Annotation
Model confidence (mean pLDDT): 88 of 100. The part of an RNA shown here (small-subunit ribosomal RNA, central domain) has 351 nucleotides and comes from a Planctomycetota bacterium. Taxonomically the source falls in Planctomycetota (Bacteria, Pseudomonadati). It matches the Rfam family "Bacterial small subunit ribosomal RNA".
[in-house]
Context: one part of a larger RNA
Order: sequence, then C1' cells, then structure tokens
RNA sequence: UUGGGCAUAAAGCGCACGUAGGCUGUGCGGCAAGUCAGAUGUGAAAGCCCUCGGCUCAACCGAGGAAGUGCAUCUGAAACUGCCGUGCUAGAGAACGGUUGGGGUGAGUGGAACUCCUGGUGGAGCGGUGAAAUGCGUAGAUAUCAGGAGGAACACCGGUGGCGAAAGCGGCUCACUGGACCGUAACUGACGCUGAGGUGCGAAAGCUAGGGGAGCGAACGGGAUUAGAUACCCCGGUAGUCCUAGCCGUAAACGAUGGGUACUAGGCAAGGGGAAUGCCUAUGGUCUUCCUUGCCGGAGCAAAUGUGUUAAGUACCCCGCCUGGGGAGUACGCUCGCAAGGGUAAAACUC
Repeated sequence: UUGGGCAUAAAGCGCACGUAGGCUGUGCGGCAAGUCAGAUGUGAAAGCCCUCGGCUCAACCGAGGAAGUGCAUCUGAAACUGCCGUGCUAGAGAACGGUUGGGGUGAGUGGAACUCCUGGUGGAGCGGUGAAAUGCGUAGAUAUCAGGAGGAACACCGGUGGCGAAAGCGGCUCACUGGACCGUAACUGACGCUGAGGUGCGAAAGCUAGGGGAGCGAACGGGAUUAGAUACCCCGGUAGUCCUAGCCGUAAACGAUGGGUACUAGGCAAGGGGAAUGCCUAUGGUCUUCCUUGCCGGAGCAAAUGUGUUAAGUACCCCGCCUGGGGAGUACGCUCGCAAGGGUAAAACUC
C1' cells in the first nucleotide's frame, strides 16, 4: 500500500461559511465518450505452456501450435454512467399566515448586597480560628441610624426547561437584527449534499494602548501549623477580573460520538405549534399530527460497559483522522504572533 478502524483501546478538525473536486431525485427523446459484443490488423525473435522430433536417456537442441489478458480501426447494442434537448414535483428554496425563546448588537434604567466618605447615638472591644496570632480600635472601631459616592454581579422565578453552528447566552425597558418551528399548497423547478486549500467566529488565561477599580484575588508581605511548610488555615494585597479599540487562537473547545439522506418495535415525560372532539367540561380534558429535549427499553450492534428512530442498528455520499510504548506534539526547517507562544512535524536511540 491493500485492509481494518476512530464513545471509553491509537484515531472526529473547537465550530461554521464556502472554492476546486467527489457524489447527486424522476419521465421521455437523442448522441455514443465510458461500458458491452463481433470482425480485421498488430502484439519481433528467444523464453514460459502444449504436441511431435534429434543427440542411447536427460539437461540441451529443432519444428509446429497455443498464449501474449494489450493497442488501433471498422461494424453493432443502448440497460447503466456521461453529454445534449424537453418535461415533472416527492429533494431544496421562495411566498403568505401564525408561534416561541437568557439568540446577537446598542442605548437607557432598577433593587438587594458590599466597600468607602460625612454626620448622629454609643463607649471597649472588634475580627478571626481547631485553638490562636498578625490585623482594626479611646485620634472613638465593631454595632446601629440618616445622608452621599462607587464598581461589579443580577437572589426568588429556574426546570431533568429555553435559545444559539460552536464558543456561549439569565434583573427590567426600548431600538435595530439573525435563526428555528407550525399551517396553507395557488410560486421556482434539482437550484441539492459534502467540502482539500481558503475565510470567518472562537471560554479562560495572557499581550498592547487608554480608561475604570467595589468585591474577589495569582505574585508578594505578615501571622499560624509543622521536623520543615516556598502549601492547605488567618490578616493584608499588586497584576488581573470590568469597559473601549486591537492582538492571541488554545481547552477534558466533551455526547471524549464529523456532516447529510433514507429505512428499522414500543412505553413514559417535558417544551413549541396544528387538526379533530358525542360525553365530562372549557384555566381545561381526550385523541391525533409535526418539530425539539430527556428517561426506560425490544431486535440489532458491541470486547464489555453500554447504545438502541437524538444509534454506537441497516445502507449510501463527502470530508477529517489512526497504524506499538517512550523519545515527542519535541528538534530542525517553514509559517503566524509585539511577546507568551501557536500551526505544520521527524529521526537517532531505546523497550
């Protein structure tokens, strides 16, 4: 390489958009490039294989045949692939009507808590711990009342719940804005799927510049603990955490499970729509259908755990990735970055 694989054994890119490419619904007609059949030519000799023959046999040699799975030309077939033409509506999209939501961006605004400041009351402790001490306090703390300032986060509702491609999103109001779902069938007519490169988004930490800074809090200082204690506990506390603009581009970026389509028992529950409904009775109940989120579970699958219409079942299409452990996600080179570092990615050696 072939093959076999990728939830947990090595292996799904963090996620999306999309270029090339690959793959692509259904009817009819045409062409005949792929495909198939036949014919002709060619496919050197020797060799291999078969038959016969010559050296006493054999090796060896001679003659004939077959083969040479290929190529070219011609004739023909038209199911499949392809191409051209013309239709269709089940895929996809658009339209109209409706629904839900912490989806996104910007602006404004609210209360609780906290810290600080000012003033009143008050007068010796407070705080902290396993116990203490450092610390704060007669220059009046803690506690309590009133007023003011500031920053950050939004208790209850809250959910096994919702939305988003993922990262992620939670007080309230307004403006702008993306998506999804349901119903209708009177529109377009395969416009689709995937996606190497590429481009964009991408938690936290970190970086640059400017602001901001209540609480928390790497580093750091102190107090304890301890044999020691560069920790766990306590008192402080700087970066940071927040905002604006720009970088970084990584995570156990996880469902450790790529995307799409179709098919294959059910049961229970929740969220968003629609249809039907004699009776009960309308906040509804019953039944049914589409979408979503969970739990259980049959067949199947699986080494087992488990999974099981939200597949890890049965198939097809496209992409990514794996190939013993260590060395190593390292060195070197290239490339990106202000840096930190990221991406790509070996070998010697060793077991």